[in-house]
RNA sequence: CUUAUCAAGAAAGGCUGAGGGAAAACGGGCCCUUUGAAGCCUUGACAACCUUCCUUUUAUCUGUAACAGGAUGAGGGGAGAUGGUGCCAACUCCUUCCCUGCGGAUUGCAGGGAGAGAUAAG
Numbered sequence: 001c002u003u004a005u006c007a008a009g010a011a012a013g014g015c016u017g018a019g020g021g022a023a024a025a026c027g028g029g030c031c032c033u034u035u036g037a038a039g040c041c042u043u044g045a046c047a048a049c050c051u052u053c054c055u056u057u058u059a060u061c062u063g064u065a066a067c068a069g070g071a072u073g074a075g076g077g078g079a080g081a082u083g084g085u086g087c088c089a090a091c092u093c094c095u096u097c098c099c100u101g102c103g104g105a106u107u108g109c110a111g112g113g114a115g116a117g118a119u120a121a122g
Stems, first nucleotide, its partner, number of pairs: 001122006011043005019032003027095003044088001046086001049084002051081001052079011092116001096114007
């Protein structure tokens, strides 16, 4: 940079001891936190992006007298596992910009899009 996903899901123990909620956002709001934040270690879980396995459809090639069989690619369904990541408070906690609808209304609510961010694969 490109593509996909982002309202679901899943915590215990040890060390330590005061902060934390990735970014646009120094800020604001609202939360979490001495009934222990962040960090590190251990174990466990969640998930299914890559990988693996099972199954099914299909194309091509191969094979046969014809079937059967074999190889490769693509699509669908399933397992949650062998490994690679990720992840385990709150929608990506909320916030910015544009459009549409409702509304008396620039401030509210709902929907769509953009942008930003996170993760994966390339």
RNAcentral holds the sequence, with entries from MGnify. SAM riboswitch aptamer (S box leader) from a soil metagenome, 122 nucleotides, folded computationally. Rfam family: SAM riboswitch aptamer (S box leader). Its family is annotated with regulation of gene expression in the Gene Ontology. Of the family's consensus pairs, 94% are formed in the model. The coordinates come from a structure-prediction model, not an experiment, and the mean pLDDT is 77.